[in-house]
Context: one part of a larger RNA
RNA sequence: CCCUCGUUAAGGAAUUAGGCAAAUUUCCCCCGUACGUUCGCAAUAAGGGGGGCCUCUGGCGGUGAGCUAUGCAAAGCUGCUGGAGGCCGCAGAGAAAUGGCUCUUCCAACUGUUUAACAAAAACACAGGUCUCUGCUAAGUCGAAAGACGACGUAUAGGGGCUGACGCCUGCCCGGUGCCGGAAGGUUACGUGGAGUUGUUAGACUUCGGUCGAAGCAGCGAAGCUAAGCCCCGGUAAACGGCGGCCGUAACUAUAACGGUCCUAAGGUAGCGAAAUUCCUUGUCGGGUAAGUUCCGACCCGCACGAAUGGCGUAAUGAGAGGAGCACUGUCUCAACGAGGGACUCG
Numbered sequence: 001c002c003c004u005c006g007u008u009a010a011g012g013a014a015u016u017a018g019g020c021a022a023a024u025u026u027c028c029c030c031c032g033u034a035c036g037u038u039c040g041c042a043a044u045a046a047g048g049g050g051g052g053c054c055u056c057u058g059g060c061g062g063u064g065a066g067c068u069a070u071g072c073a074a075a076g077c078u079g080c081u082g083g084a085g086g087c088c089g090c091a092g093a094g095a096a097a098u099g100g101c102u103c104u105u106c107c108a109a110c111u112g113u114u115u116a117a118c119a120a121a122a123a124c125a126c127a128g129g130u131c132u133c134u135g136c137u138a139a140g141u142c143g144a145a146a147g148a149c150g151a152c153g154u155a156u157a158g159g160g161g162c163u164g165a166c167g168c169c170u171g172c173c174c175g176g177u178g179c180c181g182g183a184a185g186g187u188u189a190c191g192u193g194g195a196g197u198u199g200u201u202a203g204a205c206u207u208c209g210g211u212c213g214a215a216g217c218a219g220c221g222a223a224g225c226u227a228a229g230c231c232c233c234g235g236u237a238a239a240c241g242g243c244g245g246c247c248g249u250a251a252c253u254a255u256a257a258c259g260g261u262c263c264u265a266a267g268g269u270a271g272c273g274a275a276a277u278u279c280c281u282u283g284u285c286g287g288g289u290a291a292g293u294u295c296c297g298a299c300c301c302g303c304a305c306g307a308a309u310g311g312c313g314u315a316a317u318g319a320g321a322g323g324a325g326c327a328c329u330g331u332c333u334c335a336a337c338g339a340g341g342g343a344c345u346c347g
Base pairs, nucleotide, nucleotide: 001342002341003340004339005338006337007336008335010333011332014331019328027051028050029049030048031047036041038165052087053086054085055084056083057082058081059080060079061078062077063076066072067071088092100326101325102324103323104322105321106320107318108317112124113123128163129162130161131160132159133158134157140149141148142147166313167312168311169310171243172242173241176240177239178236179235180234181233182232185231186230187229191225192224196220197219198218199217200216203212204211205210244262245261246260247259248258271305272302283299284298285297286296287295
C1' cells in the first nucleotide's frame, strides 16, 4: 500500500452525477394511526409505552389420592391468565436472525415474463374492449402426399389483427391504398371459330425459260363468341392512413368574438400541454432553498400532443425514473486507531 472487518471527539450530506456505500430501523404485546380510496385497502401508516429474575397472591382449566359416591373434591402435580412487592447490571427481544420513515410527480393498473454470461424496465404478457375470418371434410397450420393439429371442440366455439384493469370518453375525413358488395357498359387469357392466305401437285397452258393450278394433306390465321381481374358504381377508419394558408377588423394600446379570400377528402373536437414530446429555452410567473439548468403548480407562442399506432384521470402495486424532508451515519470537513488475510523483507 491492497482486500475483508471493528470503533471514533465535534459537525451531520458540507461528499457525490446521485445519500452510491454504510448507518439508523428490525421481534412480540399494548395504545394509537392521516390524506386518498375501486370501501378491499392505505396500514406494521406515522408516533408512543412495555419485555429479565425472585417472593407473595387472585381467577379459569386438566389430572386425581380420597370421600358422606353418579357427585364433592384436600395435599400435590400441571396448562393458561391477572395483581402487589422486591433484586441486579451500562444494557432484560441482553447472542443470531429480523422493515428506516414521510411528502410529491412521471410511467406501467395489478401477480407475472424477458436480453443463460454488461440492460429486469416505462419493454413483453395479462384480465377486459373491439374489428375480422370460420356452418364443420370449418377457418387456420404442418406436410410433394398419406395424414395430423385445430378438436374427439361446433359461433357463449376456434383462428388472426389492434388496444390493454377500472372511471369519463373515443370527434371530422372514404379523395389515395386496402377490404366488402354490385353488375349495365369498356378492356381482357385459354378455348371456340374460321374469313382469308401459304406450301405441295393430278392436270392445263407455254415463247420450253416457265406460268396457272382442283381435290387431299400440311402451315399461318381475321371477324364473331368467351371468366375472374382491372376500369366503373357504392360501402367501410377500434382498416393503412390524414386532420390548412393569407389579409383585415372593437371608443388608449394590445388582442380579435367578427369579415374577406385561396386551397382541401376533411381541415385537430373533448381532454391535456416547455410534457419520457418544447428547437429557441435555464421560456415567463408562483412555490420550495441563503442561493434551484433539476422539481412542483400555473400560463399557452403545441419548432413537432391528441383520442383503441387510444386521449385524460386513477386507489392499490413497483429491486422502475425524477424532486423534497425527518431520522441516521467516516460519504465528507480529515483523518486516526485496532483485527484478520495479502503485498513487502529475511529465510
Large-subunit ribosomal RNA, domain IV from an activated sludge metagenome, 347 nucleotides, folded computationally.
Its mean pLDDT, the model's own confidence on a scale to 100, is 87.
Rfam family: Bacterial large subunit ribosomal RNA.
The RNAcentral record of the full RNA draws on SILVA.